[in-house]
RNA sequence: GAGUUAUCCAGAAAGGUGGAGGGACGGGCCCUGUGAAACCUUGGCAACCUGCGAAAGCAAGGUGCCAAUUCCUGCCGUGAUCGAGCAAUCGAACGCGGAGAGAUGUCGA
Numbered sequence: 001g002a003g004u005u006a007u008c009c010a011g012a013a014a015g016g017u018g019g020a021g022g023g024a025c026g027g028g029c030c031c032u033g034u035g036a037a038a039c040c041u042u043g044g045c046a047a048c049c050u051g052c053g054a055a056a057g058c059a060a061g062g063u064g065c066c067a068a069u070u071c072c073u074g075c076c077g078u079g080a081u082c083g084a085g086c087a088a089u090c091g092a093a094c095g096c097g098g099a100g101a102g103a104u105g106u107c108g109a
Stems, first nucleotide, its partner, number of pairs: 003107001005105004013042005021031003025074004043066003048062003051058002070101001075098005081092004
């Protein structure tokens, strides 16, 4: 690190260092000096891989994770509502389905 495949409406934070950012990206909306990121310590959640087990399961090892559904959204289709328009159609806010993007694990030339 190309690719592969599964999952993503559940769950789980305290302390120290630090000192202004963070939530992938754009738009939105949030979090943050009542202390962001990052690092360290301790704790926890979970059950993808290993392990144990006949199984249910357990949680020892390897990852992962611990604001908000992956925070919402982006592309395509679609439902009912409202608005504009003579109409074709366009727009708004709300919902549904699918794709894409992303994250994490598994396998992996």